Predicted 3D model of a 153-nucleotide RNA (FMN riboswitch aptamer (RFN element)).
RNA sequence: AACGUGCUCCGGGGCUCGGUGAGAAUCCGAACCGGCGGUCAUAGUCCGCGACCCGCGCCGAUGAUUCGGCCGGUUGAUCUGGUGGAAUUCCAGAACCGACAGUGAAGGUUCGCCCACAAGGCGGACUGAAGUCUGGAUGGGAGGCAGCACGCG
Numbered sequence: 001a002a003c004g005u006g007c008u009c010c011g012g013g014g015c016u017c018g019g020u021g022a023g024a025a026u027c028c029g030a031a032c033c034g035g036c037g038g039u040c041a042u043a044g045u046c047c048g049c050g051a052c053c054c055g056c057g058c059c060g061a062u063g064a065u066u067c068g069g070c071c072g073g074u075u076g077a078u079c080u081g082g083u084g085g086a087a088u089u090c091c092a093g094a095a096c097c098g099a100c101a102g103u104g105a106a107g108g109u110u111c112g113c114c115c116a117c118a119a120g121g122c123g124g125a126c127u128g129a130a131g132u133c134u135g136g137a138u139g140g141g142a143g144g145c146a147g148c149a150c151g152c153g
Base pairs, nucleotide, nucleotide: 003151004150005149006148007147008146009144010143016030017029018028019027031132032131033098034097035049036048037047038046044096045095053073054072055071057070058069059068060067061066078094079093080092081091082090100135101134102133107127108126109125110124111123112122113121114120
């Protein structure tokens, strides 16, 4: 040096302009963003991992509620041309994707009232739009040729 153990630190970005409208950072037209490891050469779209969510799966804690660990499940999207020995990673062009909950527009369903009826109007309930806003989250986290200590050598 490498390796092992423990601790510490670090560890996700993005709505600007216009349109419609009573109302939209949610709709429409543009705009903007891209976690971690790997890969012969640099990746949101390849291979894998993480976050969210689910489990009458296992273990532990708790008086209970519930919480934690492990395991399992679920979880998006790319092509063409060029260069090159090598690139779905670079260059050019054209595309595409983005957890859960909240907010609740247009539209839809339905109920009541006005009305002789219909049309229309008014009101209520349900449904219903976010990668970028708010929240769980001052959390967790893949990991980091980051730092320290000890061991091993």